[in-house]
Context: one part of a larger RNA
Molecule: small-subunit ribosomal RNA, 3' major domain
Organism: uncultured bacterium
RNA sequence: UGACGGGGGCCCGCACAAGCGGUGGAGCAUGUGGUUUAAUUCGAUGCAACGCGAAGAACCUUACCUACUCUUGACAUCCAUGGAAUCCUGUAGAGAUACGGGAGUGCCUUCGGGAACCAUGAGACAGGUGCUGCAUGGCUGUCGUCAGCUCGUGUUGUGAAAUGUUGGGUUAAGUCCCGCAACGAGCGCAAACCCUUAUCCUUUGUUGCCAGCGAAUCUGGUCGGGAACUCAAAGGAGACUGCCAGUGAUAAACUGGAGGAAGGUGGGGAUGAACGUCAAGUCAUCAUGGCCCUUACGAGUAGGGCUACACACGUGCUACAAUGGCGUAUACAGAGGGUGGGGAAAUUGCGAGAUGGAGGGAAUCUCAGAAAGUACGUCUAAGUCCGGAUUGGAGUCUGCAAACUCGACUCCAGAAAGUCGGAAUCGCUAGUAAUCGGGAAUCAGAAAUGUCGCGGGAAAUACGUUCCCGGCCCUGCACA
Numbered sequence: 001u002g003a004c005g006g007g008g009g010c011c012c013g014c015a016c017a018a019g020c021g022g023u024g025g026a027g028c029a030u031g032u033g034g035u036u037u038a039a040u041u042c043g044a045u046g047c048a049a050c051g052c053g054a055a056g057a058a059c060c061u062u063a064c065c066u067a068c069u070c071u072u073g074a075c076a077u078c079c080a081u082g083g084a085a086u087c088c089u090g091u092a093g094a095g096a097u098a099c100g101g102g103a104g105u106g107c108c109u110u111c112g113g114g115a116a117c118c119a120u121g122a123g124a125c126a127g128g129u130g131c132u133g134c135a136u137g138g139c140u141g142u143c144g145u146c147a148g149c150u151c152g153u154g155u156u157g158u159g160a161a162a163u164g165u166u167g168g169g170u171u172a173a174g175u176c177c178c179g180c181a182a183c184g185a186g187c188g189c190a191a192a193c194c195c196u197u198a199u200c201c202u203u204u205g206u207u208g209c210c211a212g213c214g215a216a217u218c219u220g221g222u223c224g225g226g227a228a229c230u231c232a233a234a235g236g237a238g239a240c241u242g243c244c245a246g247u248g249a250u251a252a253a254c255u256g257g258a259g260g261a262a263g264g265u266g267g268g269g270a271u272g273a274a275c276g277u278c279a280a281g282u283c284a285u286c287a288u289g290g291c292c293c294u295u296a297c298g299a300g301u302a303g304g305g306c307u308a309c310a311c312a313c314g315u316g317c318u319a320c321a322a323u324g325g326c327g328u329a330u331a332c333a334g335a336g337g338g339u340g341g342g343g344a345a346a347u348u349g350c351g352a353g354a355u356g357g358a359g360g361g362a363a364u365c366u367c368a369g370a371a372a373g374u375a376c377g378u379c380u381a382a383g384u385c386c387g388g389a390u391u392g393g394a395g396u397c398u399g400c401a402a403a404c405u406c407g408a409c410u411c412c413a414g415a416a417a418g419u420c421g422g423a424a425u426c427g428c429u430a431g432u433a434a435u436c437g438g439g440a441a442u443c444a445g446a447a448a449u450g451u452c453g454c455g456g457g458a459a460a461u462a463c464g465u466u467c468c469c470g471g472c473c474c475u476g477c478a479c480a
Base pairs, nucleotide, nucleotide: 001480002479004476005475007474008473009472011471012470013469015465016464019428020427021426022425023424026318027317028316029315030314031313032312033311034309035308042053043052064304065303066302067301068300069299070298073125077124078123079121080120081119082118083117086103087102088101089100090099091098092097107114108113127293128292130291131290132289136287137286138282139281140280141278143276148187149186150185151184152183153182154163155162156161167178168177169176194269195268196267197266199237200236201235202234203233204232205231209226210225213224214223215222240263243257244256245255246254247253320421324379325378326377327376328375329374330373336367337366338365346355347354348353386418391413392412393411394410395409396408397407435456436455437454439452440451
């Protein structure tokens, strides 16, 4: 100097406490372990692996297995020879492929040939999701938005080092003030800059809006029109402890108040996030050293597997019901997507859907019905009009062909566990939790109950810091 302490101090954090809702019990979805398998491809493994890479495994993807095939190769450059390319088609085969038939003669040209493409041949080479993340780059996680990490000069010490950075206050903050053998500085913090949200003003009104005026084939802003309002952008204003009072060391600051749409970082976000820690993760995004394979550890095809199932764990969804289920009627969002696409009216089917094709590259048309809510009715405490796993039957849709292994959805019939969950454990402090629906990416379809963003309505509690966890400072030390 560090690390460590069942040493001390201080402060903070959904860390505890105070609350609300869960997980752990059930069924299912999904990931993992294990087991099984010809194969169940590979990676991720305390926090910081386990709805993770995967924002989409029927074929493809696909890296795995089995079988059948190829060997200058599926892909790149170079050489030689031949042929334009390309299209149609027969036989065998699971297909890859093998053996054939026919059409076709293009573009540039100095007529030698050339460009592009195809086939054959020779070798240089290609190829490897093979190994090593403990050889690496790059990228990422984590402590952690935690407040820290350092340097120059000076001073102290024989020296390692110390001081500054400790102390008194204060802060979200090594934030700021005061003191001080220190004086300054850098990276961080904060601020500024950017987006968004909350208020107002100006400008401009179409596809958006409709207060006042008028109209109609009349209740749909539909039309004439209007520019008020909402809204849409573009530009500005506004918040700075600026003002007042108190506390405080007259400081920094804190507490209360006024005005204000907003008050002390106003609420979110992006950028940023230090020196570093974990030989953390990734050689399977990519790149790359070394090693290894080269008629195979490379390549093609078909089928299978990644979807197995005694079991164990994680993350979720749906429930166990009356703050509810069911039926009828009825109201109100925001944010997105749409041309290989979204698809209206109308007709049809109990329905998933089908027919149809208006209008719309979209403030115009469309997906699109928001749901919880509200009104009325019914059920009356029951394994039920709760719950829907699972099974049988009949269908719809997607897909070049194909839903057996192995898709989603619809209808009919029957209908399991489950009566609120042991020890334990998780999230959340406000437009938050809990709850309700809606959208998008990926995508033919879809295993999405996942992920990411969107709005509707909308709580309780925080006395406090003794304790648990993490962080900061001081100190002890038989450790380095």